[in-house]
Molecule: transfer RNA
Organism: Thermoplasmata archaeon
RNA sequence: GCCGCCGUAGCUCAGUAGGUAGAGCGCCUGGCUGUUAACCAGGUGGUCGGCAGUUCGAGUCUGCCCGGCGGCG
Numbered sequence: 001g002c003c004g005c006c007g008u009a010g011c012u013c014a015g016u017a018g019g020u021a022g023a024g025c026g027c028c029u030g031g032c033u034g035u036u037a038a039c040c041a042g043g044u045g046g047u048c049g050g051c052a053g054u055u056c057g058a059g060u061c062u063g064c065c066c067g068g069c070g071g072c073g
Base pairs, nucleotide, nucleotide: 001072002071003070004069005068006067007066010025011024012023013022019056026044027043028042029041030040031039049065050064051063052062053061
């Protein structure tokens, strides 16, 4: 330098014929318990790496950039 994949909640990940964002864990409150844990009930979360473009509408398509991983030279 070129090619490919990845970048979504604190963490691990889902969401892909574009239609307005989810799960588990975690965290908070209460219950239960001699205490802790477990268990039960309720609550708490992100504008989807950044900027543009296309579209009535973009996490999802396109371009550039940033970061990570791998391959080639």